About this RNA: Predicted 3D model of a 364-nucleotide RNA (Bacterial RNase P class A) from a Lachnospiraceae bacterium. Its mean pLDDT, the model's own confidence on a scale to 100, is 77. The RNAcentral record of the sequence draws on ENA. The gene name in the source record is rnpB.
RNA sequence: UGAGCAGCACGGAUGGUCGCGGCCCGUAUGGGCUGAGGAAAGUCCGGGCUUCAUAGGGCAGGGUGCCGGAUAACGUCCGGUAGAGGCGACUCUCAGGAAAGUGCAACAGAAAUUAUACCGCCGUCCGGUAACGGGCGGUAAGGGUGGAAUGGCGGUGUAAGAGACCACCGGCUUUGUGGUAACAUGAAGUGCUGUGUAAACCCCACUCGAAGCAAGACCAAACAGAAGGCUAUACGGCUGCCCGCCGUGCCUUCGGGUAGGUUGCGUUCAGGCGUGGAAACGUGUCUGAGGAGCUAUCCGGUAACGGAUAGUCAAGAUAGAUGAUCAUCGAUUACAUAACCCGGCUUAUAGUGUUGCUCAAUUA
Numbered sequence: 001u002g003a004g005c006a007g008c009a010c011g012g013a014u015g016g017u018c019g020c021g022g023c024c025c026g027u028a029u030g031g032g033c034u035g036a037g038g039a040a041a042g043u044c045c046g047g048g049c050u051u052c053a054u055a056g057g058g059c060a061g062g063g064u065g066c067c068g069g070a071u072a073a074c075g076u077c078c079g080g081u082a083g084a085g086g087c088g089a090c091u092c093u094c095a096g097g098a099a100a101g102u103g104c105a106a107c108a109g110a111a112a113u114u115a116u117a118c119c120g121c122c123g124u125c126c127g128g129u130a131a132c133g134g135g136c137g138g139u140a141a142g143g144g145u146g147g148a149a150u151g152g153c154g155g156u157g158u159a160a161g162a163g164a165c166c167a168c169c170g171g172c173u174u175u176g177u178g179g180u181a182a183c184a185u186g187a188a189g190u191g192c193u194g195u196g197u198a199a200a201c202c203c204c205a206c207u208c209g210a211a212g213c214a215a216g217a218c219c220a221a222a223c224a225g226a227a228g229g230c231u232a233u234a235c236g237g238c239u240g241c242c243c244g245c246c247g248u249g250c251c252u253u254c255g256g257g258u259a260g261g262u263u264g265c266g267u268u269c270a271g272g273c274g275u276g277g278a279a280a281c282g283u284g285u286c287u288g289a290g291g292a293g294c295u296a297u298c299c300g301g302u303a304a305c306g307g308a309u310a311g312u313c314a315a316g317a318u319a320g321a322u323g324a325u326c327a328u329c330g331a332u333u334a335c336a337u338a339a340c341c342c343g344g345c346u347u348a349u350a351g352u353g354u355u356g357c358u359c360a361a362u363u364a
Base pairs, nucleotide, nucleotide: 001360002359003358004357005356006355007354008353009352010351012329013328014327015326016325017324018323020035021034022033023032024031025030037335041346042345044344045343046342047341048340049212050211051210052209056243057242058241059240061208062207063206064205065204066080067079068078069077070076081095082093083092084091085090096203097202101201102200103197104196105195118143119142120139121138122137123136124135125134126133127132151169152168154166155165156164170192171190172189173188174187175186176185177184178183216263217262218261219260225254226253227252228251229250230249234248235247236246237245238244267290268289269288270287271286272285273284274283275282276281291313293312294311295310296309297308298307299306300305
């Protein structure tokens, strides 16, 4: 200097004018404070919370799947091991079990798993001048097909061969050393068990109630019931099924009334003072106690993360606000706009800055 790998931060700021939502003050005009992301997206996981509900057991079904940690929990995160890719920094994972069983493996090939002889090799007999052809027996080393053919390669041996035998690998059994473990690395014995596939069924280990904020709760107002069926040996709920438990009514059709407000809803609870409302129920401020909230510092830990101290707690709409414009600066012209709330994962992302590491070339 160039090419890469893995992260982090920003993704607008300041001032003026007009406008919108929430809360408070004010007789009114008006004033004060505050108002959309790193993913708010996807709805893929896990929880908080609400109801079933008074709480259970089993089956079915679902989820995860190398080891050790973290966490409220997770299919998430951290570190490591194994395998694969890359010169490397690094990246990826279809990572338990094939000796419990069942299934599948197209095509090609003689034969695809208690599997086989297509070409071939050897011995012997017959025919033939010979080349060669046929019968019988032995064979699986060579060739062919295939992803895979009685584990691989090199020898001994044989009529020709073959773990038939030998050495070295591989497998299996026993065991040493290191490591918490996954695993790594040795030693001895043994002729030795036929390939792959479980993101095929299955087995093993661990784990899992269901439904969901349109869940639910409260206040006010209004109304009108009728017919049929089952009916305690019944029906309904928990519940997809069974046991069990709970309740006394349940189901279907026709018809009528209401569809307004508050809350859930924004850090939780308690108390004091003020204040709004018909009520349910809010809200400002102060004090105290909490918290899977946020920020900073310190300690422990390789890290994820945990503990302590201090400060702080920042939109709440409901036909749906958070905008427009001017000036200056700026790299910002991307992806895109909250709807119960958190912890993650995945996907999209113009541009700028920055940290560490790898490779190549050159110079000193």